[in-house]
């Protein structure tokens, strides 16, 4: 310098172009002499950035960025 591959909730990770979800934490609550265990609640998101395209984008185009990888 080329080329692929990933970016999504605090963490790991779903989601056919048609309401962005799950375990996990943390938070409340309930169970229990208390704590952990265990049950249940409801929170938590500018889907890296910036464009395009379509009635409609997390998906699809394009350019950047930042991991990783392969070739020179």
């Nucleotide at each position: 310098u080329g080329c692929c591959c990933u970016a999504u909730a605090g963490c790991u990770c779903a989601a056919u172009g048609g309401c962005a979800g799950a375990g996990c934490g943390a938070u409340c609550g309930c169970c229990u002499g208390u704590u952990a265990a265990g049950c249940g609640a409801g929170a938590g998101g500018u889907u890296g950035c910036a464009g395009g395209u379509u009635c409609a984008a997390g998906u699809c185009c394009u350019g950047c960025u930042a991991g990783g990888g392969c070739a020179g």
This is a predicted structure of a 72-nucleotide RNA (transfer RNA) from Nodosilineales cyanobacterium CENA648. The coordinates come from a structure-prediction model, not an experiment, and the mean pLDDT is 82. Its Rfam family is "tRNA". It is annotated as a transfer RNA. From the family's description: Transfer RNA (tRNA) molecules are approximately 80 nucleotides in length. Its family is annotated with triplet codon-amino acid adaptor activity in the Gene Ontology. The sequence is in RNAcentral, with records from ENA.